[in-house]
RNA sequence: GCGCCCGUAGUUCAAUGGAUAGAGCGUCAGCCUCCGAAGCUGGAGAUGUGGGUUCGACUCCCGCCGGGCGCA
Repeated sequence: GCGCCCGUAGUUCAAUGGAUAGAGCGUCAGCCUCCGAAGCUGGAGAUGUGGGUUCGACUCCCGCCGGGCGCA
C1' cells in the first nucleotide's frame, strides 16, 4: 500500500429498516441482618465520528478514526 472483518452501558453480548435500544456480570440506593455475605426490589448508565438514502437507520451506502486478520 491492497483486501476482508469488527466498533452498542464499566465489562461480555443481543436487537427482520418500524414498540420507550434490551440482558448477564459489575455499580449505586433501599429491604433483610447485631454487622456483613447471600437473597429480594428499584435506579443510573450505551449505538466510534461526519455525511447520504428512506416516511422511518444500531441495521443500507460513502468518507474519516480506532482495532484485528491476510497479502505484498